Overview: The RNA shown here (transfer RNA) has 74 nucleotides and comes from a Chloroflexota bacterium. It matches the Rfam family "tRNA". Gene Ontology term of the family: triplet codon-amino acid adaptor activity. Rfam classes the family as a transfer RNA. The organism belongs to Chloroflexota, within Bacteria. Its mean pLDDT, the model's own confidence on a scale to 100, is 81.
[in-house]
């Protein structure tokens, strides 16, 4: 400059148009003399504009961040 891939709770990760899950971790309770480990149960998240739809994490447009390759310049 171009061309791939990624961005989802605090962390890592699903999801492929129709409730946004999953583990850990967080808090609350039970349970224990007291933790720890167990069970129960709960808060809390789709990068960012704009389009398509009846309905967009999800499909398109332009953008930010990260990554990886190409080219160009030295």
């Nucleotide at each position: 400059u171009g061309c791939c891939c990624g961005g989802u709770g605090g962390u890592g990760u699903a999801g492929c148009g129709g409730u946004a899950g999953c583990a850990c971790a967080g808090c609350a309770g039970c349970c224990u003399u007291u933790g720890a480990a167990g069970c129960u149960g709960u808060a809390a998240g789709c990068c960012c504009u704009g389009g398509u739809u009846c309905g967009a994490a999800u499909c398109c447009u332009g953008g930010c961040c990260g990554g990886g390759c190409a080219g160009c310049c030295a």